[in-house]
């Protein structure tokens, strides 16, 4: 280059969560694994908790949460100069 596709950032709505976020629907920035899996790392959030202030509105701390379209690993996969 290539046959057939594919998936869907960001936004908008519904819905679920405290939130991050995730699911449905529309949309389509982009992706050759942007399929799949939280096992290492980073990030992102902080109800419960623990310290602290207290005028009960705040501030620290913290994953047992989330991200797989952060990264690296693991398993799978279309096409073919190979």
């Nucleotide at each position: 280059a290539a046959c057939a596709g594919g998936c869907a950032c960001a936004c908008u709505c519904g819905c679920u969560g405290a939130a991050a976020a995730g699911c449905g629907a529309g949309g389509c920035c982009g992706c050759a694994a942007a399929g799949c899996g939280a096992c290492a790392g980073g990030u992102c959030u902080a109800c419960c908790g623990c310290g602290g202030a207290u005028a009960c509105g705040c501030c620290g701390c913290a994953a047992c949460g989330a991200u797989g379209g952060c990264u690296g690993c693991g398993c799978u996969g279309c096409c073919g100069a190979a």
This is a predicted structure of an 82-nucleotide RNA (c-di-GMP-I riboswitch aptamer) from a soil metagenome. The sequence is in RNAcentral, with records from MGnify. The coordinates come from a structure-prediction model, not an experiment, and the mean pLDDT is 87.